[in-house]
RNA sequence: GGGGGUGUGGUCUAGCCAGGUAUGACGUCGGGCUCCAGACCCGAAUGCCGGGAGUUCAAAUCUUCCCACCCCCA
Numbered sequence: 001g002g003g004g005g006u007g008u009g010g011u012c013u014a015g016c017c018a019g020g021u022a023u024g025a026c027g028u029c030g031g032g033c034u035c036c037a038g039a040c041c042c043g044a045a046u047g048c049c050g051g052g053a054g055u056u057c058a059a060a061u062c063u064u065c066c067c068a069c070c071c072c073c074a
C1' cells in the first nucleotide's frame, strides 16, 4: 500500500442481509423474605448503537469518509 472482519448500557450479547422509536443475561440500586447474609421473588435506573456526512417521512440497519482493534496479501 491492497483486501476482509469487528465496534450496541458498567460487562457480554440479540437486532443489521429484508429501514419503522434497542433483546436477553450478569452487574448496580430500592423493596420483600431472613437474626444477618446468600439464594429466591418484585420493582427501578443505566444506550440516542465508535465519529462525521448523505439518502429517506423515518437509519443501529442503506451509501460514503474517518477512527480504533483483529486477520490475510504485498
Base pairs, nucleotide, nucleotide: 001073002072003071004070005069006068007067010026011025012024020057028044029043030042031041032040050066051065052064053063054062
Background: The RNA shown here (transfer RNA) has 74 nucleotides and comes from a Candidatus Bathyarchaeia archaeon. Its mean pLDDT, the model's own confidence on a scale to 100, is 81. It matches the Rfam family "tRNA". By type it is a transfer RNA. Rfam links the family to the GO term triplet codon-amino acid adaptor activity. The organism belongs to Bathyarchaeia (SeqCode), within Archaea. RNAcentral holds the sequence, with entries from ENA.